[in-house]
Molecule: SAM riboswitch aptamer (S box leader)
Organism: Candidatus Sericytochromatia bacterium
RNA sequence: AUCUCAUUCAGACCAGCUGAGGGACGGGCCCGUUGACGCUGGGGCAACCUUUUCAGAUUCUGUCCAGAAACAGGGCUGAGAAACGGUGCCAAUUCCUCCAGGUACACCUGCUGUGCCUGACAAAUGAGUG
Numbered sequence: 001a002u003c004u005c006a007u008u009c010a011g012a013c014c015a016g017c018u019g020a021g022g023g024a025c026g027g028g029c030c031c032g033u034u035g036a037c038g039c040u041g042g043g044g045c046a047a048c049c050u051u052u053u054c055a056g057a058u059u060c061u062g063u064c065c066a067g068a069a070a071c072a073g074g075g076c077u078g079a080g081a082a083a084c085g086g087u088g089c090c091a092a093u094u095c096c097u098c099c100a101g102g103u104a105c106a107c108c109u110g111c112u113g114u115g116c117c118u119g120a121c122a123a124a125u126g127a128g129u130g
Base pairs, nucleotide, nucleotide: 003128004127005126006125007124008123013042014041015040016039017038021031022030023029026097027096028095043090044089045088048086049085050082051081052080053079054078055077056076059074060073061072062071063070094122099119100118101117102116103115104114105113106112107110
């Protein structure tokens, strides 16, 4: 730095340093000199990678075989368990929203407003990939 896939309404804070902005971007709304953001140390959360148990379908490989069956191993799907290790995370749903569609209600009847739902975009994280 490219692309692909998965997830994102759950969860988890103290101390020290520093000192003015921060929550990605526009709008909103928040956090912040009662010290935010960031850095360091410790603690914690979670379970993507990892390890493992059970079940299912049926695929691949091997043994055997006339063939099938059987057995062993790998892969796939589902439900659990663990947390040494690689990451990640520990204000607010990714803080909400933006774009499109659907729907209910309201009125000032308008490409109107508000609520809800779905999708897209964007972002973050992981696994893979170049």